[in-house]
Molecule: transfer RNA
Organism: archaeon
């Protein structure tokens, strides 16, 4: 410089055009003499900007970042 793979919740990871999900971590609650573990709940995200679609995390196209390969 070119190729190519990745960016979704604090974290790890799912999600092949139609309501964004799990573990985990926080919180509240339940159970315990009390702690721990256990139940039950709530909070909590699509990496930036454009396209294309009735509709996009999801498909194009730029751009940051990050990994691997060439050079």
């Nucleotide at each position: 410089g070119c190729g190519u793979g990745g960016a979704u919740a604090g974290u790890u990871c799912a999600g092949u055009g139609g309501c964004a999900g799990a573990a985990u971590c926080u919180c509240u609650g339940g159970c315990u003499u009390c702690c721990a573990a256990c139940c039950a709940g709530a909070u909590g995200a699509c990496c930036u900007g454009g396209g294309u679609u009735c509709g996009a995390a999801u498909c194009c196209c730029a751009g940051u970042c990050c990994g691997c390969g060439c050079a």